[in-house]
RNA sequence: GAUUUAUAAAGAAGCGCUGAGAGAACAGGCUCUAAGACGCGCUAGCAACCCUUCCGAGUGGAAAAAGGUGCUAAAUCCUGCUCCCGACAAGGUGUCGAGGAGAACUAUAAACC
Numbered sequence: 001g002a003u004u005u006a007u008a009a010a011g012a013a014g015c016g017c018u019g020a021g022a023g024a025a026c027a028g029g030c031u032c033u034a035a036g037a038c039g040c041g042c043u044a045g046c047a048a049c050c051c052u053u054c055c056g057a058g059u060g061g062a063a064a065a066a067g068g069u070g071c072u073a074a075a076u077c078c079u080g081c082u083c084c085c086g087a088c089a090a091g092g093u094g095u096c097g098a099g100g101a102g103a104a105c106u107a108u109a110a111a112c113c
Base pairs, nucleotide, nucleotide: 001113003111004110005109006108007107008106013043014042015041016040017039021032022031023030026080027079028078029077044072045071046070049068050067052063053062054061055060081102082101083100084099085097086096087095088094
C1' cells in the first nucleotide's frame, strides 16, 4: 500500500512548544481560531477492536482494562449518488425536512497478500 470483515447519531482534559489557518479528497454550506485553533510532546481520561480470564459444541456471551492499537469540538459537523416517506406548490416538475433505507467515500481494528 491492496483485499476482506466488523464498527462509526455514545463517550473523553490540562499543561508546555509552535505560530496561521483548520475541520479526509472535490464542491456547497456551517463551525473552530492570535482570549492561540491545527500540529507536536508530557500527563490524564474515554472506549473496548486485538490480547488476557471465565462460560459455551459453535455463532457467541460475560468480566477486566495490565499489554498492542485507537480516540478526547460540532452525528464521519451537514449535504452532494439511488430509492422511499411527509409538507408546500403543482400537473412539467421543483423546494423544504437532526425524515427513513441503501450505496459510495473516509476513519479505526483484526486477518491476510